[in-house]
Molecule: c-di-GMP-I riboswitch aptamer
Organism: Acetothermia bacterium UBA7521
């Protein structure tokens, strides 16, 4: 050094709930919290779930990356 693996230290992220705003809605910003988390870091490409419309056909806009996959990329260093 670099795979691989997760002890402790830095350092990040933030579930539930609460308060404000937006959204027809799933949900989403901010603010407080703090359940966790080494990809809880980006990307809707596969699936998955959810909304909301229609000419009901899995047709159309839509959420969610803290539901699985995959791609890219990344911090600290003990055993």
């Nucleotide at each position: 050094u670099g795979a691989a693996c997760g002890a402790a230290c830095a350092g990040g992220c933030a579930a539930a709930c609460c308060c404000a705003g937006g959204g027809c809605g799933a949900c989403c910003u901010g603010g407080g919290g703090g359940c966790g988390c080494a990809a809880a870091g980006c990307c809707a490409c596969a699936g998955a779930u959810c909304u909301c419309c229609c000419c009901c056909g899995c047709g159309g806009a839509g959420a969610u990356g803290g539901c699985u996959g995959g791609g890219c990329u990344g911090c600290c260093g003990a055993a």